[in-house]
Molecule: transfer RNA
Organism: Loxodonta africana
RNA sequence: GCAUUGGUGGUUCAGUGGUAGAACUCCCAUCUUCCAUUUGGGAGACCUGGGUUCAAUUCCUGGCCAGUGGA
Numbered sequence: 001g002c003a004u005u006g007g008u009g010g011u012u013c014a015g016u017g018g019u020a021g022a023a024c025u026c027c028c029a030u031c032u033u034c035c036a037u038u039u040g041g042g043a044g045a046c047c048u049g050g051g052u053u054c055a056a057u058u059c060c061u062g063g064c065c066a067g068u069g070g071a
Stems, first nucleotide, its partner, number of pairs: 002069006010024004018054001025043005047063005
């Protein structure tokens, strides 16, 4: 340099053109003599620039980062 896959809370993963969900995590309350467990509530995210569209995390495209394949 070529081709290809991916980038979503602190972590691991869903998701899809119509304002994003789960698990773990953290905080508060509940339970307990204490810890653990249980239950309820809360916090927290679409890598970045541009384009298309009434509307973009999703489609197209430049960039950045990471992985894979072949030479």